[in-house]
RNA sequence: GAGUUUGAUCCUGGCUCAGGAUGAACGCUAGCGGCAGGCUUAACACAUGCAAGUCGAGGGGUAUAAUUCUUCGGAAUUAGAGACCGGCGCACGGGUGCGUAACGCGUAUGCAAUCUACCUUUUACAGCGGGAUAGCCCAGAGAAAUUUGGAUUAAUACCUCAUAGCAUAGCAGCUUCGCAUGAAGCCGCUAUUAAAGUCACAACGGUAAAAGAUGAGCAUGCGUCCCAUUAGCUAGUUGGUAAGGUAACGGCUUACCAAGGCUACGAUGGGUAGGGGUCCUGAGAGGGAGAUCCCCCACACUGGUACUGAGACACGGACCAGACUCCUACGGGAGGCAGCAGUGAGGAAUAUUGGACAAUGGGCGCAAGCCUGAUCCAGCCAUGCCGCGUGCAGGAUGACGGUCCUAUGGAUUGUAAACUGCUUUUAUACGAGAAGAAACACUCCAACGUGUUGGAGCUUGACGGUAUCGUAAGAAUAAGGAUCGGCUAACUCCGUGCCAGCAGCCGCGGUAAUACGGAGGAUCCAAGCGUUAUCCGGAAUCAUUGGGUUUAAAGGGUCCGUAGGCGGUUUAAUAAGUCAGUGGUGAAAGCCCAUCGCUCAACGGUGGAACGGCCAUUGAUACUGUUAAACUUGAAUUAUUAGGAAGUAACUAGAAUAUGUAGUGUAGCGGUGAAAUGCUUAGAGAUUACAUGGAAUACCAAUUGCGAAGGCAGGUUACUACUAAUUGAUUGACGCUGAUGGACGAAAGCGUGGGUAGCAAACAGGAUUAGAUACCCUGGUAGUCCACGCCCUAAACGAUGGAUACUAUGCGUAGGAGGUAUCGACCCCUCCUGUGCCGCAGCAAACGCAUUAAGUAUCCCGCCUGGGGAGUACGGCCGCAAGGUUGAAACUCAAAUGAAUUGACGGGGACCCGCACAAGCGGUGGAGCAUGUGGAUUAAUUCGAUACUAACCGAAGAACCUUACCCACUCUUGACAUUGAAGGAAAGCUCUAGAGAUAGAGCCCUCUCUCACAAGGAGACCUGAAAACAGAUGUUGCAUGGCUGUCGUCAGCUCGUGCCGUGAGGUGUACGGUUAAGUCCGCAAACGAGCGCAACCCUCGUUCUGUGUUACCAGCGAGUAAUGUCGGGCACUCACAGGAGACCGCCGGUGUAAGCCGGAGAAAGGUGGGGAUGAUGUCAAGUCAGCAUGGCUCUUACGAGUGGGGCUUCACACAUGCUACAAUGGGCGCAACAAAGGGCAGCGAUACCGCGAGGUGGAGCAAAUCCCAAAAAUACGUCCUCAGUUCAGAUUGCAGUCUGCAGCUCGACUGCAUGAAGGCGGAAUCGCUAGUAAACGCAGGUCAGCUAUACUGCGUUGAAUACGUUCCCGGGUCUUGUACACACCGCCCGUCAAGUCACUUGAAUUGUCUUCACCCGAAGUCC
Repeated sequence: GAGUUUGAUCCUGGCUCAGGAUGAACGCUAGCGGCAGGCUUAACACAUGCAAGUCGAGGGGUAUAAUUCUUCGGAAUUAGAGACCGGCGCACGGGUGCGUAACGCGUAUGCAAUCUACCUUUUACAGCGGGAUAGCCCAGAGAAAUUUGGAUUAAUACCUCAUAGCAUAGCAGCUUCGCAUGAAGCCGCUAUUAAAGUCACAACGGUAAAAGAUGAGCAUGCGUCCCAUUAGCUAGUUGGUAAGGUAACGGCUUACCAAGGCUACGAUGGGUAGGGGUCCUGAGAGGGAGAUCCCCCACACUGGUACUGAGACACGGACCAGACUCCUACGGGAGGCAGCAGUGAGGAAUAUUGGACAAUGGGCGCAAGCCUGAUCCAGCCAUGCCGCGUGCAGGAUGACGGUCCUAUGGAUUGUAAACUGCUUUUAUACGAGAAGAAACACUCCAACGUGUUGGAGCUUGACGGUAUCGUAAGAAUAAGGAUCGGCUAACUCCGUGCCAGCAGCCGCGGUAAUACGGAGGAUCCAAGCGUUAUCCGGAAUCAUUGGGUUUAAAGGGUCCGUAGGCGGUUUAAUAAGUCAGUGGUGAAAGCCCAUCGCUCAACGGUGGAACGGCCAUUGAUACUGUUAAACUUGAAUUAUUAGGAAGUAACUAGAAUAUGUAGUGUAGCGGUGAAAUGCUUAGAGAUUACAUGGAAUACCAAUUGCGAAGGCAGGUUACUACUAAUUGAUUGACGCUGAUGGACGAAAGCGUGGGUAGCAAACAGGAUUAGAUACCCUGGUAGUCCACGCCCUAAACGAUGGAUACUAUGCGUAGGAGGUAUCGACCCCUCCUGUGCCGCAGCAAACGCAUUAAGUAUCCCGCCUGGGGAGUACGGCCGCAAGGUUGAAACUCAAAUGAAUUGACGGGGACCCGCACAAGCGGUGGAGCAUGUGGAUUAAUUCGAUACUAACCGAAGAACCUUACCCACUCUUGACAUUGAAGGAAAGCUCUAGAGAUAGAGCCCUCUCUCACAAGGAGACCUGAAAACAGAUGUUGCAUGGCUGUCGUCAGCUCGUGCCGUGAGGUGUACGGUUAAGUCCGCAAACGAGCGCAACCCUCGUUCUGUGUUACCAGCGAGUAAUGUCGGGCACUCACAGGAGACCGCCGGUGUAAGCCGGAGAAAGGUGGGGAUGAUGUCAAGUCAGCAUGGCUCUUACGAGUGGGGCUUCACACAUGCUACAAUGGGCGCAACAAAGGGCAGCGAUACCGCGAGGUGGAGCAAAUCCCAAAAAUACGUCCUCAGUUCAGAUUGCAGUCUGCAGCUCGACUGCAUGAAGGCGGAAUCGCUAGUAAACGCAGGUCAGCUAUACUGCGUUGAAUACGUUCCCGGGUCUUGUACACACCGCCCGUCAAGUCACUUGAAUUGUCUUCACCCGAAGUCC
C1' cells in the first nucleotide's frame, strides 16, 4: 500500500496478501564452471581403521642383519628394531551445547591479595658422596587381562652433606610514597633451602635469583529472558576475633561472640536458555536468531573423587559407584566416536570407512627426521550465492498443422518453422601445459667477528597432466517450472453440473465456470521454478521515536493519605545531571568506502572509516539537582459578614391509612376492559365521637440549595463539620497527584434483639389465555422501620479521574461584596463563587463539546489492545452465608463494534386520498343447470395460467379437421425451403385392393414468354439418383427480444449548475397555504430543466355556416284504402365537414397571493360526462404453445401421413354465471316507443305449406335505398289469489326439423308428454355515487352447425344514499424508533434430538520434578 464487516458511507478494529531471509525439506525439471555450506531430531547406541607422540646428543641394553676369524662350541667389529628406566609433550589442536539465569558472558577497572613450564635479557653457580629400582635372567599363578617371588644392574631417576644471596622468615632503625589496610628502598643480626650431565670439535643442557613476554587465577561497577495465579527468603546465614587452608584474598573451613543480611528499583521459588563478536529484517528506533568463521565458558557413558604436573580435578589418564555392551574355561575381566571416516536407530532431512604431510601450523629432537583425520586437497549433494551457455542475422505464400471466431473468410501460434548465410562460448577429439616453492639441510661467497646475518648454487607438488592455451569438425551436445476471478502481470474453447474438485483472504462449482479438469494462447521467473515451515517487515496492531480512554475496548464508586513522580519568585555557592575538548579502550573477521587480484562476478588481498559504548581527565554553568539566604502571588491561619433538605443525638406537631369501642343506619360493599375470588343481616360499606399504634412528612418546591461520593426534605434544641465573599493582620512553598494501604459507600441480602399502620417478593385464590408457574383483581409472609454487627456491589452515569494556567460574546438563576441614585427601599452598573441555556474559534469518525471543554498546554494516577469462550475455570485473599476481588487457557469465527445515510417496517405520531369504511340499492355463499379449475380416473383424458394480479383465462366458438394427446397402419432427403444430373407440363377422369394413408392399372397426350417454321433460351410446375440439408407445439420465460398483468391514472421519479457534508448523501422536491394533481402561490441556498399531472386527440351535450341523396317534409301541387308515394323544397329533423362556445371571464365576500365560498348569465360552471393516453421502477410476475431467438436434445424419429379414439370421464371440492323460488308476479289478448350493427358460398321480403322447428319459391339489396327486424320490459283489458301453485322449470320418454362426408361416443332447435330441487339462502363475501345501480331487450365477432346462460357493443325504463373519517383495506407526504436491507412472510432467543470437536469433572492407574527429615554408605582428601 491492497483485499475483507455495510444496500451504500465514514470511523474503530481484527484477519489476510504483495517484500526480504534460511544449515531447510518436499514436488516437477536439470547443460557447465567458480566460491561457500552440509544431523537443526536421539549429549541415542556404536562394528572396523586411523586421530599423540618423540628423544640413542639422558641410561641399561637385546632380538636380528652384515663382515671377519674360528677349535665349528663360538668369538670380534659394524649397524641396531621392539620393550624398559628417564626427559619433554599428552591441560594444545579437534568435537559438542548436556548443564548453567551465574562475575557464566560482554564492557570498564583493580590485585598494595597472586602464580606462570617452554621463550628472551642479566647476574651468580654446578663440590664430595650414597642407596635403590625397572629392564635382562631364573622360578611360578591364571582361560585371559594381568600378576607373584628370587638374584643382579644403569642414569640428566632418587637421597645425605658442603657452598650461597638481589631468595624466604623473624627482630631493630632510617628515607620516600599511597584513598585505607599499607607499600617500596637502604642497613644490621639470627635461622633455612641448590645443581647433571651428554659429548670431547662445536653444541645442547642443569641450579639459584631478578626482570620481561606469554598464559592463567581472583575481586569489583554497569548490562544480561519469562511468570506476582511465586511475597517473603536466610543458621555458615550477615558481621567480628582467632586459627587452619590456598599460588593468592575471602565463612573458603573451624571455634567463640554479636544478630544480622536480601527484598516491591522484585528477594525466594518455578519455567526456559550456553554468552559475545555477529546474522536476518527494518527508513530508523526496534524485533527475531546465536549454523558456518573468531573469542570466552561448560562438558567428554551417568555421578563422585583425588593423583601427577608450571598448568587438569584431565575427551583418546587413574580410582569408586551405577546403567549398558562385549569376552569368559563362570573363577574373573574389557570398554566409552559430543575426534576423522563409517554403521544402526530416530527423523521431512544433512556427504567418502578417499589422498597427502607439497604448503600453513603444532609436539619431540642439535639436526636429519618422525608424528599430526589440525590442515591442504579430492569425492557426493542445484543446499545457497555468482558467472556462462542452450545460437546469431536474413527469411511472408504470413506455409502445413493446432486453437479460436461474427466461419465462402479471418485472427493467433508467427520470423516462429522450412530455406540461405555467419559464429563456435560450452560439450567432443588431439596436442602443449602452469603459478602455488619460500625454505631447512648441504656447498661456495661476503659482512661483522667466532656464530649469527645476507647472497649464489642445489633439492622438494597430494591436488594433477588439474587450471589455462592451441588445433579440428559441426548448429552441431543443452529448457523447464509456476501462474492467468480480484488483490496480481497474464483469456478463450471443451468437459463436468454444489458432483468431481479449487482455495493465502474474499470466495468459485446447482447446464453457457476467464476460479474445478484438459487444450490452445498468454504472463512471470529461468537451471531452476513452485509448495510447506520459521523470522522480521508491512503492523502507528504495545505507539520512546509513534496510539488511545462521553457513545467504538478502555476513568478506579468516592475521599484521605504512605512510598514515589512533579513543583512558585530572587540571590549566592557547588558542579551530580547537562554541554564541549583531550587521552585510553572498543581483538581479528564482518558491515561501509577506496583500491588491487582471479577474463567479469561471487570470492579474496591491502588501506581507511565506523564500532552509537565504557573509563579517565580538563573546562563551561543557561536549565534541572544540592546547599545557604531572602520574598509573597500558590497554600494555610486569624478577624468580619453571610449561607444551606450537610451530619449526629434528643424532644415534638398535624393531615392521612389501619385497628378497637360506642352511636346512627340498611343492603349491599369492593373490584374490573368485563367479571369473579373477597367482605356483609352474627349488621358490612357509609357516617359521627373517642381511643390505640406504626410509618411517611401535602402545600412551600424550583434546570433551587447542601454534601467527597452514596445521598439529604414537618418543626425545635444541643454538638460538629463545611462553603463563599470582604479585609490583607499572621506563617513563608508549608504545594499537586498518589501504587500498596485506610475510611465511607444506594438497594437487596445476612446475624442478634425489638417493632410492624400501610405497602409487599414468596405463597394462596379469582380472572385472562390454546396454555398463563405473567401482566389484571382479592388476600398475604419475609422485608420495608429502630439498635448493634456484617456484606461492599449498581446504568455507584456527566457512561466524561484529579490539579493548575490560558482562550469570543449573549441570556437566566442561587449566595455575597462594591458603586450610582434616593429621605429610604427597589431598579440599574461592576466584581467573586456556584448552578443552567445558546453559541464563535478550536477539536471530533460523526453525533456533538465549547471558560462547568470532549479546545490549547503541563504534572500525577487508573485503565484498554478483534468477537465469542468469560468476568467463566483453577489458585490466592475477604465473607456466617449469599457471594465479592484478583483472573486465564483449550477451542472457535472473519468478523464483532461506533456514528451517521437511504430505504423498508412498526398492534409509533401528524396530515390527506380512494365505493376503503360508514349510509344505501342489488347480489354471491343454500337449489337446479351452464362453463372453468383442482382432484380422482384413463391407452389418452395434450399443454400452459394457479394470492390480490389463475379458475366463461390462452379458446372471437374440440362431432372429422382443428389437435399439440392415445391406439393401430404407414414413409425416411422426408408433409415444407434452397441447390441439383436427368426426364417431363401440371392437372384431371375411370377401375382394382385397403379402414384410409397408400399401391397398381388404364384414359387424357398438352402450359406461358421471347423468337416463332423448326431448333435453341428463359420462367412457373411435376417426377427424380446422390448429397448438402429439412423438420420438432422437444427442453430452458431462471439465457433472451417483443408483448402483457399488477402496484396505479397513484402523484410521483429524476437531471444540470450551484451550495452544504470527509463521505454515503442532502438541498432543489422541505416549511406555510392551496389543489384531483410535485396544481399553483408565498417564503427559503437555491436557480433552472426533463419524464409524469394538466392541455393538445376522439366521442356525447348547445349553436352557427356550407352541402342536401338513399335521409327529411313546413309551406305549394298531384295521387292513394293507407304510407315522402310522386312533382318539388333544403326551412325542420338528420347526416357529413368546418367554426363558435367556458376562461374563476363578470359581480359580492374572503385571502399577501394562489385560491375558496356565493351569485348572475348560460345548452353546459369551476378537470362539463365518457374514452384513448399508464413516469422512474417493483414482482428472476406471465408467455420458448402467437411470433422471433441463444444454448442443449431427437434424426427409419421427440420428424411426417392416415383411420379410430380422447380433450365432453365423475364418490368429490372450488370459482364465475344463468334460471328461479313468485302476485311490484305468471298466462292470454290487444296497442306502442329505440339505438347500434351485419349481409353475395350472404341477408332474404311478399306469397303458399307445416301446430312448430322449418320447407317451397324467389322480389329487392354489395346497402342512410332492400333484408335481418319481432325490440323487450311498458301501457290497457282479462284469468290465476298464496298453493310446491296456471310459480319454477331440471330430468326423462316419444316424434321431428336443420347444418354437415358423418350428429353413437358428442350438436342445436321444435312439438307432445313428464314436472325434480327450490318457499330468498350459515359463517363469510362482491359490485355500485347518476343517466350510475337495478331491470329490459337488440346487435355483432368467431362460425357449415353449435354447447353463447360467455365476450364485445347498443339503446329503453330508471332509483336510493353519503352524518362523517373513529375503525377495516390500499395508497401518498412529513416525522420518529430500529440489532431489518432476501428489507416484519425480516431478524432472532432458549430447550430438546442425532452426530462430531474441544474444555472440564468423577473413579482408577502410570510417570516426572522438588522440599524437609531419616537409614545404609564406595572411592578419596585431611588429621